RNA sequence: CCAAAUGUUUUCUAGGGUUCCGCAAUGAAUCAAGUAAUUGGACUGGUCCAAGAGAAAGCGCACAGGAUACACUGUGACACGGAGGGACAAAAGCCCGGGAGAU
Numbered sequence: 001c002c003a004a005a006u007g008u009u010u011u012c013u014a015g016g017g018u019u020c021c022g023c024a025a026u027g028a029a030u031c032a033a034g035u036a037a038u039u040g041g042a043c044u045g046g047u048c049c050a051a052g053a054g055a056a057a058g059c060g061c062a063c064a065g066g067a068u069a070c071a072c073u074g075u076g077a078c079a080c081g082g083a084g085g086g087a088c089a090a091a092a093g094c095c096c097g098g099g100a101g102a103u
Base pairs, nucleotide, nucleotide: 007059008058009057010056011055012054015049016048020046021045022043023040024039025038026037061076062075063074064073065072078098080101084096085095086094
């Protein structure tokens, strides 16, 4: 910019791992010290990722009413789900995916 309409965006949560911070252990050279550095996510945490079938809100879209110009009001349901693969540092209810299947 365009498209879209069980739309999309933001914030958050269940959850997730380990880049960074913190924490713990080990620990130099050197005047400089439990410092640099190394290891650890079977470390509570912070940064970070995060739901189609979780939450809240914003902006939209459709139908109906109202108004006849807009603003306004109401409705917008339902949703069991592998294995496997992929990305980022890595993993996941993230993505493939309202998938394959099931009913």
Molecule: Guanidine-I riboswitch aptamer
Organism: Halobacillus andaensis